Predicted 3D model of a 77-nucleotide RNA (c-di-GMP-I riboswitch aptamer) from a Clostridia bacterium.
Rfam family: c-di-GMP-I riboswitch aptamer. About the family: GEMM was predicted in a large-scale screen for bacterial structured RNA regulatory elements.
Lineage of the source: Bacteria > Bacillati > Bacillota > Clostridia.
Of the family's consensus pairs, 90% are formed in the model.
It was read from a public genome assembly, where an Rfam model found it.

RNA sequence: UAUUAAAAAAGGCAAACCUGUUGUAAAGCAGGGACGCAAAGCUAGGAAUCCUUUAAAAGGAUAGUUCGGCUACUAAA
Numbered sequence: 001u002a003u004u005a006a007a008a009a010a011g012g013c014a015a016a017c018c019u020g021u022u023g024u025a026a027a028g029c030a031g032g033g034a035c036g037c038a039a040a041g042c043u044a045g046g047a048a049u050c051c052u053u054u055a056a057a058a059g060g061a062u063a064g065u066u067c068g069g070c071u072a073c074u075a076a077a
Stems, first nucleotide, its partner, number of pairs: 001077001003076003012037002017032006035064001041070003045067003048062005
């Protein structure tokens, strides 16, 4: 460099679901729990999807839908 890869070592995150809680809702947070993940780390800038409202519009949510931006352990190259 982010090109290749979970083969080894050290680790990390945590889907669905359940309980509690916040919210009109989508959904978020905490605990349990692991489907999976080499960026399943951060970021709401573009698209997409979802919610509220509506004639249009506008506002909100999703980073484990996707394209970007920033950063990054180990080994090989």